Overview
Predicted 3D model of a 117-nucleotide RNA (FMN riboswitch aptamer (RFN element)) from Tindallia californiensis. The sequence is in RNAcentral, with records from Rfam. Model confidence (mean pLDDT): 79 of 100. NCBI's taxonomy places the organism under Bacteria, Bacillati, Clostridia, Peptostreptococcales, Tindallia.

[in-house]
RNA sequence: AAAUAACUUCAGGGACAGGUGUAAUUCCUUACCGGCGGUUAAAGCCCGCGAGCCAUAUUGGCUGAUCUGGUGAAAUUCCGGAGCCGACAGUUAAAGUCUGGAUGAAAGAAGUAUGAG
Repeated sequence: AAAUAACUUCAGGGACAGGUGUAAUUCCUUACCGGCGGUUAAAGCCCGCGAGCCAUAUUGGCUGAUCUGGUGAAAUUCCGGAGCCGACAGUUAAAGUCUGGAUGAAAGAAGUAUGAG
């Protein structure tokens, strides 16, 4: 110290409020949250991936959301302003925030080991 056939660890946050109601953390008001990699510069909403769902299942398909002003060499990523989005199943009543699959899986991150030269 290249590399990888192995192993280990880690790897998702958020209603304590008010209203209506027989009943809602699900509706209304208000509040709060943002996985991983990439991208001239830091991203929930630019590109891709994971999670999830479906099928004819070593594979294939589906899968959310942004504009504007400023700075700058460069930013839909920073700063100002205004917006928007959020799997499946369950529930006395419709869920991004409750419960469950999940003490799971996983994008990926770090390390160990081996070790050409």